[in-house]
Context: one part of a larger RNA
RNA sequence: GCCUACGAGUUACUCGUACAUUGCAAGGUUAAGGUUUUAAGAACCGAAGUCGCAGCGAAAGCGAGUCUGAAUAGGGCGAUAAAGUAAUGUGCGGUAGACGCGAAACCAAGUGAUCUAUCCUUGUCCAGGAUGAAGUCAAGGUAAAACUUGAUGGAGGUCCGAACCAGUAAGGGUUGAAAACCUUUUGGAUGAGGUGAGGAUAGGGGUGAAAGGCCAAUCAAACUUGGAGAUAGCUCGUAUUCCUCGAAAUAGCUUUAGGGCUAGCCUCAGGUUAAAGUAUAGUGGAGGUAGAGCACUGAUUGGGCUAGGGCCCUCACCAGGGUACCAACCCCAGACAAACUCCGAAUACCACAUAUAUGAUACCUGGGAGUCAGGCAGUGGGGGAUAAGCUUCAUUGCCAAGAGGGGAACAACCCAGACCACCAGCUAAGGUCCCAAAAUAGUAGUUAACAGAGAAAGGAUGUUAGAUUGCUCAGACAACUAGGAUGUUGGCUUAGAAGCAGCCAUUCAUUUAAAGAGUGCGUAAUAGCUCACUAGUCAAGCGAUUUAGCGUCGACAAUUUGCGGGACUAAAACUACUUACCGAAGCUGUGGGCUCCGAAUGGAGCGGUAGAGGAACAUUCUAUGGGCGAUGAAGAUGUAUCGCGAGAUAUGUUGGAGCGCAUAGAAAAGCAAAUGUAGGC
Numbered sequence: 001g002c003c004u005a006c007g008a009g010u011u012a013c014u015c016g017u018a019c020a021u022u023g024c025a026a027g028g029u030u031a032a033g034g035u036u037u038u039a040a041g042a043a044c045c046g047a048a049g050u051c052g053c054a055g056c057g058a059a060a061g062c063g064a065g066u067c068u069g070a071a072u073a074g075g076g077c078g079a080u081a082a083a084g085u086a087a088u089g090u091g092c093g094g095u096a097g098a099c100g101c102g103a104a105a106c107c108a109a110g111u112g113a114u115c116u117a118u119c120c121u122u123g124u125c126c127a128g129g130a131u132g133a134a135g136u137c138a139a140g141g142u143a144a145a146a147c148u149u150g151a152u153g154g155a156g157g158u159c160c161g162a163a164c165c166a167g168u169a170a171g172g173g174u175u176g177a178a179a180a181c182c183u184u185u186u187g188g189a190u191g192a193g194g195u196g197a198g199g200a201u202a203g204g205g206g207u208g209a210a211a212g213g214c215c216a217a218u219c220a221a222a223c224u225u226g227g228a229g230a231u232a233g234c235u236c237g238u239a240u241u242c243c244u245c246g247a248a249a250u251a252g253c254u255u256u257a258g259g260g261c262u263a264g265c266c267u268c269a270g271g272u273u274a275a276a277g278u279a280u281a282g283u284g285g286a287g288g289u290a291g292a293g294c295a296c297u298g299a300u301u302g303g304g305c306u307a308g309g310g311c312c313c314u315c316a317c318c319a320g321g322g323u324a325c326c327a328a329c330c331c332c333a334g335a336c337a338a339a340c341u342c343c344g345a346a347u348a349c350c351a352c353a354u355a356u357a358u359g360a361u362a363c364c365u366g367g368g369a370g371u372c373a374g375g376c377a378g379u380g381g382g383g384g385a386u387a388a389g390c391u392u393c394a395u396u397g398c399c400a401a402g403a404g405g406g407g408a409a410c411a412a413c414c415c416a417g418a419c420c421a422c423c424a425g426c427u428a429a430g431g432u433c434c435c436a437a438a439a440u441a442g443u444a445g446u447u448a449a450c451a452g453a454g455a456a457a458g459g460a461u462g463u464u465a466g467a468u469u470g471c472u473c474a475g476a477c478a479a480c481u482a483g484g485a486u487g488u489u490g491g492c493u494u495a496g497a498a499g500c501a502g503c504c505a506u507u508c509a510u511u512u513a514a515a516g517a518g519u520g521c522g523u524a525a526u527a528g529c530u531c532a533c534u535a536g537u538c539a540a541g542c543g544a545u546u547u548a549g550c551g552u553c554g555a556c557a558a559u560u561u562g563c564g565g566g567a568c569u570a571a572a573a574c575u576a577c578u579u580a581c582c583g584a585a586g587c588u589g590u591g592g593g594c595u596c597c598g599a600a601u602g603g604a605g606c607g608g609u610a611g612a613g614g615a616a617c618a619u620u621c622u623a624u625g626g627g628c629g630a631u632g633a634a635g636a637u638g639u640a641u642c643g644c645g646a647g648a649u650a651u652g653u654u655g656g657a658g659c660g661c662a663u664a665g666a667a668a669a670g671c672a673a674a675u676g677u678a679g680g681c
Base pairs, nucleotide, nucleotide: 001681002680003679004678005677006676011096012095013094015093016092017091018090019089020088021087022086023085024084027051028050029049033045034044035043036042037041055062056061065077066076067075068074099237100236102234106227107226108225109224110223111222117201118200119199120198121197122196123195124194125193126191128160129159130158131156135152136151137150138149139148140147164188165187166186169184170183171182172181203219205215206214207213240616241615242614243613244612245611250263251262252261253260254259264371265370266368267367268366269365270364271363272362277358278357279356280355281354282352283351284350285349291343292341293340297337298336301333302332303331304330306327308326309325310323311322312321313320374399375398376397377396378395379394380393381392382391383390404415405414406413419592420591421590422589424588425587426586430582431581432580433566434565435564439579441578442577443576444575445574446573452568458553459552462550463549464548465547466546467545468544469543470542471541479537480536481535482534483533485510486509487508490504491503492502516531520529521528593606594605595604596603597602617670619667620666621665622664623663624662625661627659628658635654636653637652638651639650640649641648642647
């Protein structure tokens, strides 16, 4: 992992409540107990009790009233429209383990020191080698000592190193040979040493040269049994079918935030209303948002006018003058605001003896829920960085709980809401060269960039269409030929400054077809080249500005992948228009099923998670009735038929002794999941 078996809303209660059914009914009902009996049963007694028929008050009590109160007042709770009760069943609740499995823990009573920690008693073990303390002796030495030297001696948590004990480093091992080992290496090895036997200390306790270590492979509180089915707002699992409806992820409160309670939203039952609800139109309302505005509040730019102030000048004081300084009020122009408003929409909201459409969608009462982690997209805001597949509100849609078509693929985007069948039709979004269903369709343009097929500020004689404007057969624009001069080297400055370092300017004037006191290159300064300007040649358009379309650069990422691919260029791209076609579970057609409505021909509906409601199938047993079976029951295994389905029936083979059917009843009543349990493979 698979198969088989087992495996989870049960049972009890003089309990509560609602619904259904039945009995009796202003009443209903017995309990214990008893009698009879055909004796696990039934029938009949049994009124104690209990619920209802009257309430109010704390109570005495009074009573359709009563309590409060001084009250005959007022007020509170009642009465005046009144049905209950008993049994059974079902839903839900309560109390019990209460749908099943699952803790870590807590407590009690016991069992453990054959492992290990420490201690006690009594034994035992430590090859060999090295070092050479005290003391002693002798000699020297001294007044005597001290002291020195040589021997002797054999101390030590001394040294080296086996046994023994330990476990440093590395390698191996890591479903191991081993639930701690192997190899090499290493530390101690007369000591706080190692070790045998016997004994002591016990669970909030021991023991601990102290690591929360160890106390039998278990230790921040051992193990065993019990309390015990502890508790688990947590996780997982929770078993047949069909039919109808169908949510929520919000508000308030919560030692509350992944849990609850009430409301909201769903479902079922009953009821109400000469009509509610909803939509659209109409009419009438309230409003201060978007926008706009500057009349208030605040903020604000420029100018004008001009108080006040600064600075400068003048001034003994008073005072005066100037001001490219700052600046109130006022005026002109401009402009800002969530907490500004002289104004002010659209939507949305409220109302209606209105109209039209729809027709229980509405509301009330009661039973049963689930939901309280939501998500994305559009729009309007807050937070953030006018970031986030971000966060938080409002509002609409969708997903959630929604299949189908499109979007290459893709919960949410676009189209569209799947009862079933069909080798029928029409369409939506989106498409129509091939992959791949349908136009290699049409008309008029654009694009040349592999643009289409990812991106900004910004750049550019890309190209197309337009607008404005200038020059032009009295010859433009481009090109070529020729000229481009003189006063003068203008003045100043300067070493020099001659058109061309720099400064100044009445940048003048002359000759001219035209020619700047000079556009650029150049020189030390000149020189030289060139331009403006002019003439000629040529012959028809040429410039400038601007708007719009499509392109271009800007453009750097890791597999071929930034058209889904092939491929496509008067297109298979883009813009505008036209006509066809394809295209879905949409709509239609034909046939069928179910539900609801309706008197009827008929009409409407049938996506669905949590969840509510309804109807069935199967299994085991019981009762009653009626059956089957050795001419072959159950079971097993094929085939066919029937039923929307759970399933059922018939029959072949196998099997070899019991078993169906109908109607009721009762349940140990349905498995794929629980890291489910047991067995097998």

Predicted 3D model of a 681-nucleotide part of an RNA (large-subunit ribosomal RNA, domain II) from a Rhodothermaceae bacterium.
NCBI's taxonomy places the organism under Bacteria, Rhodothermota, Rhodothermia, Rhodothermales, Rhodothermaceae.